[in-house]
RNA sequence: CCAGGGGGCCGGGUGGCCGCGGCAGUUCGCUGCCGAGGAAAGUCCGGACUCCACCGGGCAGGGUGCCAGGUAACGCCUGGGCGGCGCGAGCCGACGGAAAGUGCAACAGAAACAUACCGCCCUCCCUCGGGAGGGCAAGGGUGAAAUGGUGCGGUAAGAGCGCACCGGCGUCCCGGCAACGGGGCGGCCGUGCAAACCCCACCCGGAGCAAGGCCAAAUAGGGGAGGAGGGUGCCCGGCCCGCUACCACUCCCGGGUUGGCUGCUAGAGCGCCGCAGCGAUGCGGCGUCGAGAGAGAUGGUCACCGUCCUUCUCCGGAAGGACACAGAAUCCGGCUUACAGGCCCGCUGGACCC
Numbered sequence: 001c002c003a004g005g006g007g008g009c010c011g012g013g014u015g016g017c018c019g020c021g022g023c024a025g026u027u028c029g030c031u032g033c034c035g036a037g038g039a040a041a042g043u044c045c046g047g048a049c050u051c052c053a054c055c056g057g058g059c060a061g062g063g064u065g066c067c068a069g070g071u072a073a074c075g076c077c078u079g080g081g082c083g084g085c086g087c088g089a090g091c092c093g094a095c096g097g098a099a100a101g102u103g104c105a106a107c108a109g110a111a112a113c114a115u116a117c118c119g120c121c122c123u124c125c126c127u128c129g130g131g132a133g134g135g136c137a138a139g140g141g142u143g144a145a146a147u148g149g150u151g152c153g154g155u156a157a158g159a160g161c162g163c164a165c166c167g168g169c170g171u172c173c174c175g176g177c178a179a180c181g182g183g184g185c186g187g188c189c190g191u192g193c194a195a196a197c198c199c200c201a202c203c204c205g206g207a208g209c210a211a212g213g214c215c216a217a218a219u220a221g222g223g224g225a226g227g228a229g230g231g232u233g234c235c236c237g238g239c240c241c242g243c244u245a246c247c248a249c250u251c252c253c254g255g256g257u258u259g260g261c262u263g264c265u266a267g268a269g270c271g272c273c274g275c276a277g278c279g280a281u282g283c284g285g286c287g288u289c290g291a292g293a294g295a296g297a298u299g300g301u302c303a304c305c306g307u308c309c310u311u312c313u314c315c316g317g318a319a320g321g322a323c324a325c326a327g328a329a330u331c332c333g334g335c336u337u338a339c340a341g342g343c344c345c346g347c348u349g350g351a352c353c354c
Base pairs, nucleotide, nucleotide: 001350002349003348004347006345007344008343009342010341012305013304014303015302016301017300018299020035021034022033023032024031025030037325041336042335044334045333046332047331048330049208050207051206052205061204062203063202064201065200066080067079068078069077070076081095082093083092084091085090096199097198101197102196103193104192105191117140118139119136120135121134122133123132124131125130148166149165150164151163152162153161167189168188169186170185171184172183173182174181175180212262213261214260215259216258222253223252224251225250226249230247231246232245233244269288270287271286272285273284274283275282276281306323307322308321309320310319311318312317
């Protein structure tokens, strides 16, 4: 220098003016401070919090799925194992069980768990073309896949039938917490698919901040008490008294609508340092406070600067334009997706120079 691979970070800056949402102060005129993101997004996982339900266990349903660790928890992260890709740095992987059972495997093919189409071999028959019975699965053919592979021996022909090596499975020993690896022994050699049903192991109660809590008016219902006095009915020829029921009315209670307050932002927080650990992470010390709306603020404009593009140029520069993705709504940990441009730190392969 070229090509590549991993990790981390920024993602317009400064100032003035006007405006918007909060908080504090106020002499009520104002003043001061704070005010989007790495994804605030998708709402896909996991939790905190709240209400409801709940003795415990099981079924159903859903999810997860190599091992160990981390964590409040996870489907996340870290380290490791195995498999695949890459010369390499490194990247990718739903990666338990197919010998519990069921199912599926198009087309082709004889056969897709159980078989023989073409063949090979033996015996018998024969009109020498072949036919019958039996053995075989090596070769050919079909297929994505044909049931361990290669070679030697063996055989009538063959075959793990025997042997060597390789692969798998089982078992023993060793290493490792484990996944797993290494070695010895045993011919044990069983098609694939479980993001098909299923089996095994483990996890999971439901709803969600429009959760939930508090306060309260008018009006119209509901319930209770009173109902002296007022009205209606009963009684009565009439009136008064009285009795009783209802109503008006008075008081109280409770629910709903609506409104206000709260939940509400100091937290599994952030920065730096130290210690433990390979690491994720944990512990400790010091410092720090960075939005809290409720139809929902975070905007506009001017100046200068930065980056990029276009045009002009007297090469000094000037003019115009653009500045990614996006945008809080109870909070937090993840994953995934979007993102103009730029910066930093390791690493790998190659070329050249000293």